[in-house]
Order: sequence, then C1' cells, then structure tokens
RNA sequence: GCGGGUGUAGCUCAUUUGGUAGAGCGUCUCCCUUCCAAGGAGAAGGUAGUGGGUUCAAAUCCCAUCACCCGCU
Repeated sequence: GCGGGUGUAGCUCAUUUGGUAGAGCGUCUCCCUUCCAAGGAGAAGGUAGUGGGUUCAAAUCCCAUCACCCGCU
C1' cells in the first nucleotide's frame, strides 16, 4: 500500500429481506430474612465508532473516515 471482518446499555451479545432498539450479567429501589446470600417485584441506563448521502422513514442501503483484528504485498 491492497483486500476482508468487527464497532449497538457498564460488560458479553441479539436485533435477517428499512418501520419509532432488546436479552443475560451488572447497578439502584422495594419485598422476603435477625443479618447476608439466594429468591420475588420494579426502575434507571444506548437515537447504534464518527461524518455525510438516499428515503416519508436507516443499527439495517450507499460514500468517506477512525479504532481494533486477519490475510496479501
């Protein structure tokens, strides 16, 4: 330098043919318990790496760019 892959909640990951983003663990509150753990109920938390484009509508399609990983030279 060229090609490919990944980037979504604090962490690990879903979201399949574009239609107003979820799960597990974790965190907080309450119940239960003498207390803790376990268990039960509830809540907070992300406009999806960044910027732009297409569209009535984009995590999803297109372009550029950044970080990391793999391969080639």

Transfer RNA from Candidatus Beckwithbacteria bacterium CG10_big_fil_rev_8_21_14_0_10_34_10, 73 nucleotides, folded computationally. Rfam family: tRNA. It is annotated as a transfer RNA. The prediction has a mean pLDDT of 82.